[in-house]
């Protein structure tokens, strides 16, 4: 130097003009300031805030974690740490160590499975060659094989163990307006209880006078929710860390058939993956640059 691992940062930039949303102010057609897509906004894989509903039982069945301690609102996520695995280093060579990585890491004497081929045989049984025997496959050797005499492996194999589990989703609900045919038909039922809730089914519980099904006929628009947050950036502290606690400072989309865009010059690092829709914590997966650390190698000293 290159490659390869881990982290951390940004995601084209300046100027002019025009234009698009929101907010505040104003002389209110309008003018003037300010703000305006992500590091993942994707996936919808998990915890959650919120909001309705259930009154929230118990049983069976299902789903999810799994060393050990600690973070966090919470988690299946993060830290450390022990095992284990792998790959360099070191050494004739191994062991043991030093780095860096990866981890879905309870239990194989509760039970069931599963291992081509080879071999006589791949599990409670049977037996290939030679030995040796107390003559019993009862001992041993070899042969085949990853594994051969109640043997070990394997459980992101079935399973067992421990512990956890209401639902729904902002098209959530909440309110305000419209608008008439709540009319006809048919089933079942009015406390002897139809139909509905209560994650799958079951009991049980609650709510209930109407409720399903079919034909039709009208209306369908506005506000809220909607972004001051479990928020963000500094600084001193505690902590090996994740993280916390104190102090300071900021104000950073809120569109609703969906705003951020055009045009013209200069600039280099020539810009990749890509667009919010309730919101926030993480994992995933796509992808350009750059900066740092850590490991080998080859050089050159």
């Nucleotide at each position: 130097c290159a490659c390869g691992c881990a982290g951390g940062c940004c995601u084209c930039c300046u100027u002019a003009c025009c234009g698009c949303u929101u907010u505040g102010u104003u002389u209110c057609a309008g003018g003037c300031a300010a703000a305006g897509a992500g590091g993942a906004a994707a996936g919808u894989c998990c915890g959650g805030a919120c909001a309705c509903c259930a009154a929230a039982g118990c049983g069976c069945a299902g789903u999810a974690u799994a060393g050990c301690g600690g973070g966090u609102a919470a988690c299946g996520c993060c830290c450390g740490u022990c095992g284990c695995u792998u790959u360099a280093c070191c050494u004739u060579a191994a062991a043991a160590g030093u780095a860096a990585a990866g981890u879905a890491g309870g239990a194989c004497c509760a039970g069931u499975g599963c291992a081509a081929c080879a071999g006589a045989a791949a599990g409670c049984a049977a037996g290939u060659a030679c030995a040796g025997u107390u003559c019993g496959g009862c001992u041993g050797u070899a042969g085949u094989g990853a594994a051969a005499u109640c043997a070990g492996g394997u459980a992101a194999a079935c399973u067992c163990u421990a512990u956890a589990c209401g639902g729904u989703g902002a098209a959530a609900c909440g309110u305000c307006a419209a608008a008439u045919a709540u009319a006809c038909c048919a089933a079942c039922g009015c406390u002897u209880g139809a139909g509905g809730g209560u994650a799958g089914c079951g009991c049980g519980c609650c709510c209930a006078a109407g409720u399903u099904g079919g034909c039709g006929g009208g209306u369908a628009g506005g506000c809220g929710g909607u972004u001051a947050g479990a928020g963000c950036c500094c600084a001193u502290u505690a902590g090996c860390a994740a993280u916390g606690a104190u102090g300071g400072g900021c104000c950073u989309a809120g569109a609703u058939c969906a705003a951020u865009g055009g045009u013209a010059a200069g600039g280099c690092a020539c810009g990749a993956c890509a667009g919010a829709a309730u919101c926030c914590g993480g994992c995933u997966u796509a992808u350009g640059g750059c900066c740092u650390g850590c490991u080998u190698u080859u050089u050159a000293u």